């Protein structure tokens, strides 16, 4: 890279170094950013793998392996289908796709 399951709620840096122009997948918008992006250390959540007890469901941890820490949480809106409504554009609910993460397998 592909594929299979399962999660996308909630938490976590409002003065922490560094570093210096960029990020917020994609599109189109909306934003964040020199009053300091990314990125890297640290710091901190969570608890998939994991450790401990247990037949087991479960409970409790947080050593280690990942991961995450701007936003009414823009995983807003993109496709579809319903459905409200002043017919102006919104709004609202479900599914989907597509994109993160794990774990497994190739």
């Nucleotide at each position: 890279c592909u594929c299979u399951u399962a999660u996308u709620c909630a938490g976590a840096g409002u003065u922490g170094g560094u570093g210096g122009a960029g990020g917020g997948a994609c599109a189109g918008a909306c934003c964040c950013a020199a009053u300091g992006a990314a990125g890297c250390c640290c710091a901190g959540c969570a608890a998939c793998c994991u450790c401990a007890c247990g037949c087991a469901a479960g409970u409790g941890g947080a050593a280690g392996g990942u991961g995450c820490u701007a936003a009414u949480c823009u995983g807003g809106u993109g496709c579809a289908a319903g459905g409200a409504u002043a017919u102006g554009g919104u709004c609202c609910u479900u599914g989907a796709a597509c994109a993160a993460u794990a774990a497994g397998a190739g």
Predicted 3D model of a 106-nucleotide RNA (SAM riboswitch aptamer (S box leader)) from Oceanobacillus halotolerans. The coordinates come from a structure-prediction model, not an experiment, and the mean pLDDT is 79.